RNA sequence: GAGCGGGCCAGGCGAUCGCGUGCGCUCAGCGCAUGAGGAAAGUCCGGGCUCCAAAGGGCAGGAUGCCAGCUAACGGCUGGGCGGGGCGACCCGACGGAUCAGUGCCACAGAAAAGAAAACUCCCCCGGCUGCCCGCUUCGGCGAGCCGUCCGGGAGAAAAGCUGAAACGGUGCGGUAAGAGCGCACCAGCGCAUCGGCAACGAUGCGGCUUGGUAAACCCCAUCCGGAGCAAGCGCAAAUAGGAACGCGAUACGGCCGCCCUUCCGUGCGUUCGGGUUGCGUGCUACAAGGCCGCUGGCGACAGCGGUCGCAGAUAAAUGAUCGCCCAACGACAGAACCCGGCUUAUCGGCCCGCUC
Numbered sequence: 001g002a003g004c005g006g007g008c009c010a011g012g013c014g015a016u017c018g019c020g021u022g023c024g025c026u027c028a029g030c031g032c033a034u035g036a037g038g039a040a041a042g043u044c045c046g047g048g049c050u051c052c053a054a055a056g057g058g059c060a061g062g063a064u065g066c067c068a069g070c071u072a073a074c075g076g077c078u079g080g081g082c083g084g085g086g087c088g089a090c091c092c093g094a095c096g097g098a099u100c101a102g103u104g105c106c107a108c109a110g111a112a113a114a115g116a117a118a119a120c121u122c123c124c125c126c127g128g129c130u131g132c133c134c135g136c137u138u139c140g141g142c143g144a145g146c147c148g149u150c151c152g153g154g155a156g157a158a159a160a161g162c163u164g165a166a167a168c169g170g171u172g173c174g175g176u177a178a179g180a181g182c183g184c185a186c187c188a189g190c191g192c193a194u195c196g197g198c199a200a201c202g203a204u205g206c207g208g209c210u211u212g213g214u215a216a217a218c219c220c221c222a223u224c225c226g227g228a229g230c231a232a233g234c235g236c237a238a239a240u241a242g243g244a245a246c247g248c249g250a251u252a253c254g255g256c257c258g259c260c261c262u263u264c265c266g267u268g269c270g271u272u273c274g275g276g277u278u279g280c281g282u283g284c285u286a287c288a289a290g291g292c293c294g295c296u297g298g299c300g301a302c303a304g305c306g307g308u309c310g311c312a313g314a315u316a317a318a319u320g321a322u323c324g325c326c327c328a329a330c331g332a333c334a335g336a337a338c339c340c341g342g343c344u345u346a347u348c349g350g351c352c353c354g355c356u357c
Base pairs, nucleotide, nucleotide: 001357002356003355004354005353006352007351008350009349011326012325013324014323015322016321017320019035020034021033022032023031024030025029037333041344042343044342045341046340047339048338049229050228051227052226054263055262056261057260058259059258061225062224063223064222065221066080067079068078069077070076081095082093083092084091085090096220097219102218103217104214105213106212121157122156124154125153126152127151128150129148131146132145134143135142136141169187170186171185172184173183174182188210190207191206192205193204194203195202196201233282234281235280236279243273244272245271246270247269248268252267253266254265255264287310290309291308292307293306294305295304296303297302
C1' cells in the first nucleotide's frame, strides 16, 4: 500500500422550555424515574400467547436433506467432512438416491446420445480384372505364383480421426492380421480387508478390470408439520327488529383447515334479504426465552452458578426545540403498535482488534 475476518458507536454532560407513561405529594399544580433501531423495514421461517370442546388414526399437501452438536424451536447457528473459487488470510455449496424401484429429457451436429456394432476408414479370406513371371503345349491355350488398382461377397475391429457439453475409464508402452485392459506402469472409479475417527470421511494394501448425464425433472427414501391470528380473544356499557323468507332436520345437522374414519360433545344447522352497535376497559409489557457483570465447563455455538438492574406501552398516535461545553461520529438508511429467536433487504459516517499478500 492492497485485502480478509470480527467487535463497538449511532452521542454525552449542563441549563431553559414543551410532550407521553408510572409513582409520590402540601394535588387548579409540583417533584422523581423513564421514553423509537441496527435494522424498529420485509412478513420470509420458528416460537410464546389466544380461539376453534377434547382426542386418536389415515389419505392428500407442504418443508428439510453430508456428519456431529447448540437451541423453546427453526429452513437458524457452531464445529468438522467433501466439492468448488482465491497467491493467501478466507469465501461459496439447492451436499440423500440415476448399476440395486421406475418414468421422462439430452436441441443442433454426428455413423451413433445408452445397450450401439458403423458412413468414412483399418486388417484378413474368396472370386473376377490388368500387369509381370515360370512350366507344359496339338501354338488355340492350360496350370501355378507375385504385385497393383478396381469391382463383388464374407468375417473381424471401436484403436485413430470427425461431431458434440458429454461417445461405454484416461495417458503411455507392449502385443495383434488389424484392434481391444488383451497384458503391464501410473491415475480415476468400484469392491473387499486393515488402521484412524462418535461419524461424515481419510490412509494403506489387494483385486474382477470398469456399471453416460440430468432429481432447483416427475419420483423413491429418511425426518418433521392441525388451522387462524392481538383487527386473536375476554369483559362492561349502549342500541335495535326476541326480524323475515327458503331448505335440511334425530336413520339429521353442527362441532379442526382439503378429504375420510372412530371415540366423544351439543341441539339446532345452512343460504338470502334487512336492522342496531363501530364506545370503554383488558389483552399491553417482569421476561418458563429480559439486560449487564463475574466465575466454571466447552475449539465453538452455548450451558451451569452467583450478583445486579427494571430500561416506551401510544391509540388519529408522545419521545422534541434552543444554548454552552466535550468529542473519533450525528452523517446515511430510517420511527415501536402483542412479545421474542433468526434470516433477508437498505445504508457505509467513525473507531478498535486479529490475520494475509